[in-house]
Context: one part of a larger RNA
RNA sequence: GGCUGACGGUGGAUGCCUUGGCGUCAAGGGCCGAAGAAGGGCGUGGCUAGACUGCGAAAAGCCUCGGCUAGUCGUUCAGCAGACUUAACCGGGGAUUCCCGAAUCGGGGAACCGGCAUCGGAGAAACCGAUGCAUCCUUAGCCGAACACAUAGGCUAAGGGGGGUAACCAGGGGAACUGAAACAUCUAAGUACCCUGAGGAAAAUAAAGCAACCGCGAUUCCCCAAGUAGUGGUGAGCGAACGGGGAACAGCCCAAACCGAUAUGGCUUAGUGGCCUGAGAGCCUAUGCCAUGUGGGUGUUGUACGGCGUACCUGCAGAAGUCUCAGCGACUGCACAGAGUUACAAACCCGUCCUCUAGUUAAAAGCACCUGGAAGGGACUGCCAAAGAGGGUGAUAGCCCCGUAGACGAAAGGGGUACGGGCUCUGGGUACGUUCGUGAGUACCACGGGACACGGGAAAUCCUGUGGGAAGCUGGGGGGACCACCCUCCAAGGCUAAAUACCCUUGACGACCGAUAGCGUACUAGUACCGUGAGGGAAAGGUGAAAAGAACCCCGGGAGGGGAGUGAAAUAGACCUGAAACCGUCAGCCU
Numbered sequence: 001g002g003c004u005g006a007c008g009g010u011g012g013a014u015g016c017c018u019u020g021g022c023g024u025c026a027a028g029g030g031c032c033g034a035a036g037a038a039g040g041g042c043g044u045g046g047c048u049a050g051a052c053u054g055c056g057a058a059a060a061g062c063c064u065c066g067g068c069u070a071g072u073c074g075u076u077c078a079g080c081a082g083a084c085u086u087a088a089c090c091g092g093g094g095a096u097u098c099c100c101g102a103a104u105c106g107g108g109g110a111a112c113c114g115g116c117a118u119c120g121g122a123g124a125a126a127c128c129g130a131u132g133c134a135u136c137c138u139u140a141g142c143c144g145a146a147c148a149c150a151u152a153g154g155c156u157a158a159g160g161g162g163g164g165u166a167a168c169c170a171g172g173g174g175a176a177c178u179g180a181a182a183c184a185u186c187u188a189a190g191u192a193c194c195c196u197g198a199g200g201a202a203a204a205u206a207a208a209g210c211a212a213c214c215g216c217g218a219u220u221c222c223c224c225a226a227g228u229a230g231u232g233g234u235g236a237g238c239g240a241a242c243g244g245g246g247a248a249c250a251g252c253c254c255a256a257a258c259c260g261a262u263a264u265g266g267c268u269u270a271g272u273g274g275c276c277u278g279a280g281a282g283c284c285u286a287u288g289c290c291a292u293g294u295g296g297g298u299g300u301u302g303u304a305c306g307g308c309g310u311a312c313c314u315g316c317a318g319a320a321g322u323c324u325c326a327g328c329g330a331c332u333g334c335a336c337a338g339a340g341u342u343a344c345a346a347a348c349c350c351g352u353c354c355u356c357u358a359g360u361u362a363a364a365a366g367c368a369c370c371u372g373g374a375a376g377g378g379a380c381u382g383c384c385a386a387a388g389a390g391g392g393u394g395a396u397a398g399c400c401c402c403g404u405a406g407a408c409g410a411a412a413g414g415g416g417u418a419c420g421g422g423c424u425c426u427g428g429g430u431a432c433g434u435u436c437g438u439g440a441g442u443a444c445c446a447c448g449g450g451a452c453a454c455g456g457g458a459a460a461u462c463c464u465g466u467g468g469g470a471a472g473c474u475g476g477g478g479g480g481a482c483c484a485c486c487c488u489c490c491a492a493g494g495c496u497a498a499a500u501a502c503c504c505u506u507g508a509c510g511a512c513c514g515a516u517a518g519c520g521u522a523c524u525a526g527u528a529c530c531g532u533g534a535g536g537g538a539a540a541g542g543u544g545a546a547a548a549g550a551a552c553c554c555c556g557g558g559a560g561g562g563g564a565g566u567g568a569a570a571u572a573g574a575c576c577u578g579a580a581a582c583c584g585u586c587a588g589c590c591u
Stems, first nucleotide, its partner, number of pairs: 001590009015576001016542002020513002022510009031164002039100003042056003046080002050076003062094006071084003105114003115133007135161009168199001169197005179186001183233001209216002220247005230238002251495003254439001258297002261294007273284003276327006302473001304438003307434007315334004321328001336427005348422005353416005359408003365381002369378002382399002384388001390402003444468008454480001475490005529536002549575001552563004
C1' cells in the first nucleotide's frame, strides 16, 4: 500500500408520512372604479426589534342585527402586567378608511413639494383644520371677437367618460420558424403578437334559408354523417354540407302607404276648395291647396301582406266635430277577454315559496382477562344502524371524540321569479274593388382583392376598393357557370332569454402526485438572489404519544463531551428511517 471483515464518521438515497398541489364533476356566484378602483407606501400591539395576518390617526379594531358558547385578548412566541366575559369566535348591514396610484388644484425623481377661493379655530399677512378648484363629451343657460347680423371663442350648471381586469368574447391589423424530407404556390395560420370595444357571458338569431318535386321551418352547442364529398405544386396537407340523434327553445319592433295634430315657407278673389254627411243658415285669403320638418295613431308580409274605398256583421253608456233637425261618429268610461317587467311599452309594491351568506339536532360497549410505554389489537360477552363516508384519539374503534344518514334553521343582505294579488298595457272581423305602399347609388355588372372546406377553377354564394348602374308586385333574389320549366324565399332597418365559453368560491370524487414528484411556491415564495430594465427566479418538510427539550455534577474560554435524569426507545438529543460514493479505527491475509 492493497483485499476482506467488524465498528464508526460523513452523506442524505430509500421506506413510511402529509399540512400542499393536480384533474373531473356538481351547486352557487361573476365585473370593480371620480361616492376615488386594482395595486402599493407608511403607520397601527401595555411591555412588540423583525416577519406574516388584520386594520387605518376611530388603526390585530368601532356600532348594530343575528348565530354560537365558556372561555378570550391572531401567528412566529413563551412570559409579565392587566382586561373582557349577552366576551371572544362566525355571519349580514353600517361607520372610520393617512399618503401614492386613472389621480383629477399646480408641480413632481410615486407614496413628496407648493398654491388659490370660501368657511372655521377668540383670527387681523404668518399657524392649524374643513370643503372646493383637472380634462374631454353631451345637454341647458349666460356672455361674446375680427365684421353689422352671425360664427369662432369664453364662463356657469347638471349628467357621463377616463383607469383596472387571469381567462373567456367580438371587431381592426397580422408574422416567422416549421412542414412540404430543398423551395417559390401551399402549410404553419387568420395561429402568435399588437390595437379597439363589451359583458357576466359575448357573438349569432326569426329565412331574399335549406331541400328536391317529398318536405323542413330563427340562432347557438354536442354526437353522428366523415376523414366521406371535395379541394390540393391533385404534393405536403386542408376538409365541408344535406340528413339523422340530442341540449335548450320565443318571438318581436320600425321605415313606407294612409289618418289627424303641429311648425315653417309658398300659391290662390276661383266661392274652386274647406268647416263629418244630408237639408237650411252661417263662416274662411286661409279654417283652402302644395312642399318640407317634428311628434302621435296605423302597419310589418311572400299559399303575398298592408293602406284606402264600399258593403255586411259585432257588448253597454257617454261624446268632440260652426248652428238647428236627422244620422255618422274619432275619442272616453264600464263590462268581458287576453297579456306583462330579459326582446315584444314601463315603474313599483305586498304576500307565499325556493335558495345563498352563520348554524342546530343526531343512535349504540364493556368493571374485570392477555400482550404492551400506551389498546383502538387478542380473548369474552353485548348493542346501534335511514348512521359500517371520513378524520382524530399513546398500535387497527360502527358503539371514546369530531362527524355521518336522516331531520331542522335567518333579525339582516343577496339571488330565483316559481305562485297569487295590487298595478300597467292591449282588443274589431269578413267580402269585393283599388289608380296607393312594401328599406337605391342599393341589387346587379366589369376590373382588383378578400371570405366561403373550395388555391380562378365549369365557380355559384357572401364582403367591397374603383367605375357603371336597375326593376319596383304583371316586381325581385336563390336553387354551384348559364338558359328554360318548376320549386322556394322577400335583400338593401332594428331588438331578442336559454342551451355554449371562461374564471372564482364551496363540496364530492380520483387504477392523480407524495417533497429532484405534485403548482415556480406543502416552509418568511413570486420571497432570497440576479439584471439599468423588460424580465429571470431558487433552495428549504418529518424529535417524541406527550417537551417530559436533559435539573445537578465533571473536563473545557467556548463549541463540544462524560455522568446523572426523562422517555417504550436518546445510535429518538435538535433529532424518523439513515443506502452508496468518500474518510477512519481495529483484526486477518498478501506484498
The part of an RNA shown here (large-subunit ribosomal RNA, domain I) has 591 nucleotides and comes from a marine eukaryotic metagenome.